Predicted 3D model of a 119-nucleotide RNA (TPP riboswitch aptamer (THI element)) from Ancylobacter gelatini. Rfam family: TPP riboswitch aptamer (THI element). On this family, see Kubodera et al., FEBS Lett 2003: "Thiamine-regulated gene expression of Aspergillus oryzae thiA requires splicing of the intron containing a riboswitch-like domain in the 5'-UTR". Lineage of the source: Bacteria > Pseudomonadati > Alphaproteobacteria > Hyphomicrobiales > Ancylobacter. Its mean pLDDT, the model's own confidence on a scale to 100, is 75.
[in-house]
RNA sequence: UGCCCGUCCGAGGGGUGUCCCGCGAUUCAGUGAUGGAUCAAGGGGCUGAGAUGGCAGCCGCCAGACCCUUUGAACCUGAUCCGGGUCAUGCCGGCGAAGGGACGGAGCCAAGGCGGGGC
Numbered sequence: 001u002g003c004c005c006g007u008c009c010g011a012g013g014g015g016u017g018u019c020c021c022g023c024g025a026u027u028c029a030g031u032g033a034u035g036g037a038u039c040a041a042g043g044g045g046c047u048g049a050g051a052u053g054g055c056a057g058c059c060g061c062c063a064g065a066c067c068c069u070u071u072g073a074a075c076c077u078g079a080u081c082c083g084g085g086u087c088a089u090g091c092c093g094g095c096g097a098a099g100g101g102a103c104g105g106a107g108c109c110a111a112g113g114c115g116g117g118g119c
Base pairs, nucleotide, nucleotide: 002119003118004117005116007106008105009104010103011069012068013067014066017046018045019044020043021042024039025038026037027036028035029034052063053062054061055060075100076099077098081094082093083092084091107114108113
């Protein structure tokens, strides 16, 4: 001095499932006691980095945390897929050398000053 990694700054992409209980509400059956169905504040279990909060109720929007940014399995399509397993679920594996999928910079600090590792 150059490059790479880490790190830092700014920007961007993404997912938010499944099962159980259930404040209460609606509804069906019944003479009644009561029983069934649906929604549901809130609480709990499973997996995971992440399944959180708020608004709305035109199933979306905003924020936070987390993950990922082309060396891209973060995430989406295929998929109401296939095999296994579970109370259940992308829970595990396949699919998958498949098709998509989001970037720039080098500094930080008011000034002294600090400024990693490798080639």